The RNA shown here (Lysine riboswitch aptamer) has 162 nucleotides and comes from a mouse gut metagenome.

[in-house]
RNA sequence: GAUAGAGGUGCGUUUUCAUAUAAGUACACGCGCGGAGGCAUGCAAUUGCCUGUGACUCGCGAAGAAAGGAUAAAACGCCGAAGUGACGGACGGAUUGCACCUGCCGCCGCUGGGCAUAAUGUUAACAGCAUUAUGACUGUCAUCGUAAGGUGGGGAGCUAUC
Numbered sequence: 001g002a003u004a005g006a007g008g009u010g011c012g013u014u015u016u017c018a019u020a021u022a023a024g025u026a027c028a029c030g031c032g033c034g035g036a037g038g039c040a041u042g043c044a045a046u047u048g049c050c051u052g053u054g055a056c057u058c059g060c061g062a063a064g065a066a067a068g069g070a071u072a073a074a075a076c077g078c079c080g081a082a083g084u085g086a087c088g089g090a091c092g093g094a095u096u097g098c099a100c101c102u103g104c105c106g107c108c109g110c111u112g113g114g115c116a117u118a119a120u121g122u123u124a125a126c127a128g129c130a131u132u133a134u135g136a137c138u139g140u141c142a143u144c145g146u147a148a149g150g151u152g153g154g155g156a157g158c159u160a161u162c
Stems, first nucleotide, its partner, number of pairs: 001162005008079001010078007018071002029061004037050004041099006082111004087106003092101002112138002115135008140153005
C1' cells in the first nucleotide's frame, strides 16, 4: 500500500402501517367592538394583492384540517459506518440592497461505540435529535501483573492475508 473482516441497544437511507401530538391551531364563514391601514421572513425602496360594499388586530359563535416532527416494522446500503462545527459558494424564501432561514455543494477541523444523568440549542413539545460535561459499560491496542485485574491511548485506529 492492497484485499478481507470485527465491535453492537452499531450507523445511514428509503418505504409502509396505525396511533397520539401538532390543534380546537391554520384557512374559510357568521356576529360584535373599532375606524385605516394590512399581506407577501426583518429593515429601506419598489411591485403585486386585500381594504370605507369597513379591511388588519381583538372578542364571541358554529364548524374544523394538513404538512413537519415522534413511536413501530421491513427492505436496502454499510463499519468514518456516520454525525457535527467553522469558512466559502450557488439556488430558493415577489424584485433590489443589507440581514436571517430550510435543504444542497466544496473545503478544513472534531468525534472509537452505544447507554444513563444534567445543562444548553433546535422544536408546538417535559417528545425526538444535536453539542458539552459527568458516570459506569463495551470493543480494540499498548503496558504492568503468574492470574484475577489495574493504568493509559484514539478510528489517520484494530485484526487477518498478500
The coordinates come from a structure-prediction model, not an experiment, and the mean pLDDT is 83. The sequence is in RNAcentral, with records from MGnify.